The RNA shown here (small-subunit ribosomal RNA) has 1561 nucleotides and comes from a Terriglobia bacterium.
Model confidence (mean pLDDT): 85 of 100.
The source organism's lineage runs through Bacteria, Pseudomonadati, Acidobacteriota and Terriglobia.
RNA sequence: UAAUUGAGAGUUUGAUCCUGGCUCAGAACGAACGCUGGCGGCGUGCCUAACACAUGCAAGUCGAGCGCGAAAGUCCCUUCGGGGGCGAGUAGAGCGGCGGACGGGUGAGUAAUACAUGGAUAAUCUCCCCCCGAGUUUGGGAUAACCCUGCGAAAGCGGGGCUAAUACCGGAUAAGACCACGUUGCCCAGGCAAUGCGGUAAAAGGUGGCUUUAUUUUCGGAUGAGGCUAUCACUUGAGGAUGAGUCCAUGGCCUAUCAGCUUGUUGGUGAGGUAAAAGCUUACCAAGGCUAUGACGGGUAGCUGGUCUAAGAGGACGAUCAGCCACACUGGGACUGAGACACGGCCCAGACUCCUACGGGAGGCAGCAGUGGGGAAUAUUGGGCAAUGGGCGAAAGCCUGACCCAGCGACGUCGUGUGGGCGAUGAAGGCCUUCGGGUUGUAAAGCCCUGUCUGGUGGAAAGAAGGGCCCAGAGACUAAUAAUCUCAGGGUCUUGACGGUACCACCGGAGGAAGCACCGGCUAACUCCGUGCCAGCAGCCGCGGUAAUACGGAGGGUGCAAGCGUUGUUCGGAAUUACUGGGCGUAAAGGGCGCGUAGGUGGUUGUGUAAGUCGGAUGUGAAAUCCCCAGGCUUAACCUGGGAACUGCAUCCGAUACUGCAUGACUCGAGUGCAGCAGAGGGAAACGGAAUUCCUGGUGUAGAGGUGAAAUUCGUAGAUAUCAGGAGGAACACCGGUGGCGAAGGCGGUUUCCUGGGCUGACACUGACACUGAGGCGCGAAAGCGUGGGUAGCAAACAGGAUUAGAUACCCUGGUAGUCCACGCUGUAAACGGUGAGUGCUGGGUGUGGGAGGUGUAAUGCCUUCUGUGCCGAAGCUAACGCGUUAAGCACUCCGCCUGGGGAGUACGGCCGCAAGGUUGAAACUCAAAGGAAUUGACGGGGGCCCGCACAAGCGGUGGAGCAUGUGGUUUAAUUCGACGCAACGCGAAAAACCUUACCUGGGCUUGACAUGUGGAGAACCCGGUGGAAACACUGGGGUGCCCCGUAAGGGGAACUCCAACACAGGUGCUGCAUGGCUGUCGUCAGCUCGUGCCGUGAGGUGUUGGGUUAAGUCCCGCAACGAGCGCAACCCUCAUCCUUAGUUGCUAACCCGCAAGGGAAGCACCCUAAGGGAACCGCCUCGGAUAACGGGGAGGAAGGUGGGGAUGACGUCAAGUCCUCAUGGCCUUUAUGCCCAGGGCUACACACGUGCUACAAUGGCCGGUACAAAGCGUCGCGAACCCGCGAGGGGGAGCCAAUCGCAAAAAACCGGUCUCAGUUCGGAUUGCAGUCUGCAACUCGACUGCAUGAAGCUGGAAUCGCUAGUAAUCGCGUAUCAGAACGACGCGGUGAAUACGUUCCCGGGCCUUGUACACACCGCCCGUCACAUCACGAAAGUGGGUUGUACUAGAAGUCGUAAUUCCAACCGCAAGGGGGAUAGCGCCCAAGGUAUGACCCAUGAUUGGGGUGAAGUCGUAACAAGGUAGCUGUAGGAGAACCUGUGGCUGGAUCACCUCCUUU
Repeated sequence: UAAUUGAGAGUUUGAUCCUGGCUCAGAACGAACGCUGGCGGCGUGCCUAACACAUGCAAGUCGAGCGCGAAAGUCCCUUCGGGGGCGAGUAGAGCGGCGGACGGGUGAGUAAUACAUGGAUAAUCUCCCCCCGAGUUUGGGAUAACCCUGCGAAAGCGGGGCUAAUACCGGAUAAGACCACGUUGCCCAGGCAAUGCGGUAAAAGGUGGCUUUAUUUUCGGAUGAGGCUAUCACUUGAGGAUGAGUCCAUGGCCUAUCAGCUUGUUGGUGAGGUAAAAGCUUACCAAGGCUAUGACGGGUAGCUGGUCUAAGAGGACGAUCAGCCACACUGGGACUGAGACACGGCCCAGACUCCUACGGGAGGCAGCAGUGGGGAAUAUUGGGCAAUGGGCGAAAGCCUGACCCAGCGACGUCGUGUGGGCGAUGAAGGCCUUCGGGUUGUAAAGCCCUGUCUGGUGGAAAGAAGGGCCCAGAGACUAAUAAUCUCAGGGUCUUGACGGUACCACCGGAGGAAGCACCGGCUAACUCCGUGCCAGCAGCCGCGGUAAUACGGAGGGUGCAAGCGUUGUUCGGAAUUACUGGGCGUAAAGGGCGCGUAGGUGGUUGUGUAAGUCGGAUGUGAAAUCCCCAGGCUUAACCUGGGAACUGCAUCCGAUACUGCAUGACUCGAGUGCAGCAGAGGGAAACGGAAUUCCUGGUGUAGAGGUGAAAUUCGUAGAUAUCAGGAGGAACACCGGUGGCGAAGGCGGUUUCCUGGGCUGACACUGACACUGAGGCGCGAAAGCGUGGGUAGCAAACAGGAUUAGAUACCCUGGUAGUCCACGCUGUAAACGGUGAGUGCUGGGUGUGGGAGGUGUAAUGCCUUCUGUGCCGAAGCUAACGCGUUAAGCACUCCGCCUGGGGAGUACGGCCGCAAGGUUGAAACUCAAAGGAAUUGACGGGGGCCCGCACAAGCGGUGGAGCAUGUGGUUUAAUUCGACGCAACGCGAAAAACCUUACCUGGGCUUGACAUGUGGAGAACCCGGUGGAAACACUGGGGUGCCCCGUAAGGGGAACUCCAACACAGGUGCUGCAUGGCUGUCGUCAGCUCGUGCCGUGAGGUGUUGGGUUAAGUCCCGCAACGAGCGCAACCCUCAUCCUUAGUUGCUAACCCGCAAGGGAAGCACCCUAAGGGAACCGCCUCGGAUAACGGGGAGGAAGGUGGGGAUGACGUCAAGUCCUCAUGGCCUUUAUGCCCAGGGCUACACACGUGCUACAAUGGCCGGUACAAAGCGUCGCGAACCCGCGAGGGGGAGCCAAUCGCAAAAAACCGGUCUCAGUUCGGAUUGCAGUCUGCAACUCGACUGCAUGAAGCUGGAAUCGCUAGUAAUCGCGUAUCAGAACGACGCGGUGAAUACGUUCCCGGGCCUUGUACACACCGCCCGUCACAUCACGAAAGUGGGUUGUACUAGAAGUCGUAAUUCCAACCGCAAGGGGGAUAGCGCCCAAGGUAUGACCCAUGAUUGGGGUGAAGUCGUAACAAGGUAGCUGUAGGAGAACCUGUGGCUGGAUCACCUCCUUU
């Protein structure tokens, strides 16, 4: 300088932070599948059955090593039998040589005889090739082919005879080439160099050239021999190169639920063996060797360069290419050879396939193609040796499924195209729509262009270098100008599978060329329709139950693009195994505690060394790949060249700070000695008193005991109580204390003995002796077990009594193991500080235990220091809570442990235990969470404070009766619909005989009863008729208006009516869970929030909490808060007082008139009316209180502490109510779910409930008489007087549009009388008769009147409602609705009480606090058995299979050994024979096979065990709040189940009180 270089998100919650898992976005692939598919380049293609293979090809070549040697065809001759020439020394096989050990395939086996890296070979071999030295001599005997012949179906085998060689054999010669014995030098394993004597071992020729000679001749020549020479071969030796063998070190998988393995094993000696070291083999000797740094066993796997991913470190993988290894149907074996124990060689065994004449034979695609099979899945039975490379050859050449090419496959990657420009009427169509439009969209059409690719025609490379022949030249060799070889040159002939391909030109014409996935969030991209928890989607969270951006379709959009998606796999994200780079108080995680082995770590200082460490150099780290720079294909991919890199290993040299090692010294770590001190430290023995129980005796009498209340139980056979005495066991009050001791568990009366540890002080000594500690060893509460004792109390089990729906519990009465002792086992706990041990460092304050020192007092003291034990807190840490010199802070050392929840501390296996059980400790399957801390709420059979007719204190009711009314239920053709705890039920409905009316039955209408638009007709309208229940249907008659044009005829128009057609109307049909609006309710409760600031990582807090006070978040004070808003209060209305104004229809004090009446005159003063003002504010006094807010009392006042009442209803809750008031989205209906009509129903009636009325009587009923209101209403009305009627009422009609007239009489009350306790002179239901009124019409179904009738009912069970003052209670009056029809509703006044100690309790509410596993918020959550379905797993008599061990048996082929069998050319020998060789047989070893017995693994198994999962099953209620018996826990017993009980432990228990400590003042 260049290059390179790290992203997160969703999901646990109401919300938050953390922990933690799951999931996604990326890249990659030898892929597969779905949809789609123009072209080309470069790559790549059985990952499964190392399953079986038809067919063809894949290794031959050499005549210049050798001997043989055809035929077809053709020519000639012929005695027609045949012969000869050419073909041809060709084809062909054979002998011989070299090569078939390379190249090509596959990955089964192999965890080390492999691979990688670096070394060693002084322990080795190496055909062909290169270089150098020396040679290549002389003889011999065979044998195949061939000929004859035999056997056999074949494959093939045999006998006889001939023959050659570069085949085979003998002899000669030869070098430290080799061997034996020596010597010298260097080096040190049997090495190298030199060397003495002796011994051993070679060969082959072929083809050319020149030349000499012999034989022969057809005179061309041929053949043989010799010499020289070239070349190719050959022999021997030295060296090189290449290749190979062997050995060593280091490195790279899982499993300890594999812990011990090993007998040729470890070593030695002798012998054998190999190219070579070696137990490699064998005999003998010794008893070794390996292992926790993981032996042995099991599982899996070819290794590497590299590939993918990743920021890197790592992780995963080992296709294609390259290196190494292994294998070649399965197993064994050797032969040949330089090399093999040999893919296309041999022998044997086995399985399989094929041929067969049944006697025997043949075969091995994991070479290239190809076939079957397996599988989700992987290609042509192609062309060529043109190139590159290989074998043989002197060469030409031959062979080559190596290779080069082509074919098939979007399998991957790279490139390219499917057109470009203009083009708005923003076309049509589609889709959406708020109906205006928007969008598809410049997109199309249209116009103008271009011509890549595909197609057609024509042209046309490079890849070729060589080789043959000729010419001529130089060089080498040589006697040679032959020959041969080499080099350069020229000429000529000739070699391309691909392929007429790349490339170029022309023709043609936008013509042939776009899909796939997605669109809820993550994640870029939205609407409509369909569907209706269905169909379906889904990677995670999750969508779908009638308005689905999540399903399906469509339109539109987004992304990628000849591909796009899905699935699978790997890495990443994942710091989620953390070396880089995590944790363990409460989330998963510290071992129950100690001692201590291995190991790890280790104080100060000197010297040495140089292992670690650091620097430099050398070698290596193959090539390819990755990276950089260039270059070649039009570009790119791809390819080529160069560089860098390969972070590693080895060797050498150097440095010495640190670590190690060796050695010396030191004292501060550690320890020892000395003097003191405290202590429930441990073990043993002895002793003591209090209490319980029991026994004996005394006193004494009817109960005792026990509980929430009881009972079981004990007691007149004398209990309980009390006194005395005795027995026995267990435990040790007070002191006693966040006091002490101990490692932990744990330890408590007193004394003695034995014994461990700690602390303090001052000196002396040792001299790092230390820390930690895997395994190991020991200790280890309670329960439990064994043996033997003991047993007072307590007390699992058990029994009984209670409680309860039940009560296998809680409570009670009893009670056995056990609890105690001795000895032995067990070995676990919430064995907890939920906090491993050790060392050092880092502000303080305050208690307390034990020492020491100083100082001081009359005394308690004070100061310093060491060591324990508590609390509060700085910094810091922590997710927070909290920790904080006793760390959870800052560091170091060592050990243990964790990695989502469940399954499960379970199963199997091992070890331990008498048993119970302990310890070690999984998986399948399943879920998307499980969890920690903190926050806000809600809740609690938690706590504190406070309020309310909430309770209490009172008064009156309801619940019982009859009736009214509403509801449920039932009934019905219909009994229309809605409302359902409070907050539905005299509610919607302020009024169902018709109407209303929505319901039912029946009869009718269909553009409709109603709206708008179009056309036609007619004015409208009026009067009829027939049928009918009416609606309606049919039908007759009258009548012609208004406006405009026009003289008129006539035409047009507005309103209205009729007819017709279509848009549409209509719907009290559905959805209040699609909505608006309105309303109820908590609640007229005092709350609900915001801005800024501050605190907290955050949710959130603060403010709003606290101390007071209030009806009140009302106000005051305080305060990290300061302010503000909606609520409260006030402002509004009304009532109470006064004033002003105004006096008619109101009123009447004075005066006048009047028989009387405010009737008249008069007045407005009073009452009243209705408008406006005043007045009340804790303002004044006093007391309390913080001097405040405020409170108690008092004065004044009409009214006193918000004066009474009303209106007024915060943020929100209840998917509260209403689609039937109205409005409205969507859906449904359209001769009906719309509209009209008549009748019926909503009024039913065994029953149940709510709300009321009237009563049950004497505080009353009845009769008579006498008073006093307010507020309303009235012309479609109120209706007076008067008359009639017993009465309802009728007649009547004055007056009144109302402070004028009317309704209208108020009633209770008061006075007098009567009734006298009775189902009555109470009560009035019911029923009968007779009426009145309203109305078209009172039958279903009105109200009222009279007479008669005279039911239930004598004050109401459990339970429950209202009310705190002009209230309750009681009395009447009015109004709305309304033709008529209130016991209801809404108002009005009259009379007019009682009680409230108080806040314990019930209900509701507010604030603070606490616990929580709740958040749909306790009507919450949630546990276990049982039943059903389903899934995986364990056990199991066994059964089947695989792998493997041991013992025995067996023994093919074959090497080796042996060889009394048989055979034999070469050498020796005249021969016999010898030497030597081969061989039958035998032996060792040994594959398959067999038998027996183990081990491990897999599958399966009647039955069985628990576990998981599953909208609405059963039983209970265990846990979460004090969860209603605090919970949890180890252990033991019991029980349908959760569980219960005993014993010991823990707080991870609420509440109250006390103690101690702390903080502040």